A computed fold for a 286-nucleotide RNA from a Candidatus Limnocylindria bacterium, annotated as Bacterial RNase P class A.
Its Rfam family is "Bacterial RNase P class A". By type it is a ribozyme. About the family: Ribonuclease P (RNase P) is a ubiquitous endoribonuclease, found in archaea, bacteria and eukarya as well as chloroplasts and mitochondria.
The prediction has a mean pLDDT of 77.
The sequence is in RNAcentral, with records from ENA.
It is recorded under the gene name rnpB.
[in-house]
RNA sequence: CGAGCAGGGUGGGCGAUCGCGGCGGCUCCGCCGUCGAGGAAAGUCCGGGCUCCACAGGGCAAGGUAGCGGGUAACACCCGUCCGCCGUGAGGCGAGGACCAGCGCAACAGUGACGAACCGCCGCGAGGCGGGUGAAACGGGCAAGCUCUACCUGGAGAAAGGCCAAGCAGGGGGCGAUGGUGCUGCCCGCACCGUCCCCGGGUCGGCCGCUAGAGGCGGGGGGUGACCUCCGUUCGAGAGGGAUGAUCGCCCUCGACAGAACCCGGCUUACAGCCCGGCUCGGCAU
Repeated sequence: CGAGCAGGGUGGGCGAUCGCGGCGGCUCCGCCGUCGAGGAAAGUCCGGGCUCCACAGGGCAAGGUAGCGGGUAACACCCGUCCGCCGUGAGGCGAGGACCAGCGCAACAGUGACGAACCGCCGCGAGGCGGGUGAAACGGGCAAGCUCUACCUGGAGAAAGGCCAAGCAGGGGGCGAUGGUGCUGCCCGCACCGUCCCCGGGUCGGCCGCUAGAGGCGGGGGGUGACCUCCGUUCGAGAGGGAUGAUCGCCCUCGACAGAACCCGGCUUACAGCCCGGCUCGGCAU
């Protein structure tokens, strides 16, 4: 210098005006202050927290996971490592437990494909050796076939769930000139109608759940690593017809994929350009 391998980071900056949403303050028609999307907020594919429902214990069934060890709240994730395959290499990929429990399967070629026989030679015989095809010729192979083994798994999800509660019906009690209506023309009886109080469920509606958490950042310690631990510091959206937009000014390398709706850990997918170290192979020069 050229090809490549594997990681980490960033995702225009500053300012002005108007607008929208959350919170706080005030002299609450409004004004002021402050804050206001992502590394994937996405797909909703795994795992957990949380909530409600179900549930003595044990077993069966069904589904999932699968070298070995470790990390973690947990995982199908991550780390380490063995083996196999691919690559000159850095490195990448792997559905990698068990066919001495049972069942099943084996294309083409080949006389014969899973109870073995056939042909030739040796041999009395039992048996031994050889033969071409084929992945495999009686010795086995296959569990991305059933199955077996070990371990894991109850269901539904934030429209979960909880609280308050107009109205309309419902239940109970008290009061009332003993009135009105119906069964019924009359008597009795029963029911309903008035008013006040109480009660349960609960519609409209309102409030909570709701964002301080397995959190972020910095540092120390432990560990090969994933990760763990301690100290300090920090608060960074929370709507419910659902906000984050528009117009300008200056600068630059002219700006990708895309936008929260309970939260978190992963995986997968999308992504213009730029930055940071690490490693491999080849060429050249010293």